[in-house]
RNA sequence: GGUGAUAUAGCUCAGGUGGUUAGAGCGCAGCACUCAUAACGCUGAGGUCGGAGGUUCAAAUCCACCUAUCACCA
Repeated sequence: GGUGAUAUAGCUCAGGUGGUUAGAGCGCAGCACUCAUAACGCUGAGGUCGGAGGUUCAAAUCCACCUAUCACCA
């Protein structure tokens, strides 16, 4: 230098052929339970989906660009 993949909650990840409200587990906070702690149970907070554009009535999702990481080729 070229090609490809990935980027979604604090962490690990889902998200069907674009569609009405963006989810799970762990973690965190509270409640309940207990003599107490842990575990189990219930509830809750936490995201404008890497950035900025385009297409569309409608974009996490499609298109091109940029950034970061990883892999391969040279």

A computed fold for a 74-nucleotide RNA from a Burkholderiales bacterium, annotated as transfer RNA. Model confidence (mean pLDDT): 82 of 100. NCBI's taxonomy places the organism under Bacteria, Pseudomonadati, Pseudomonadota, Betaproteobacteria, Burkholderiales. Its Rfam family is "tRNA". It is annotated as a transfer RNA.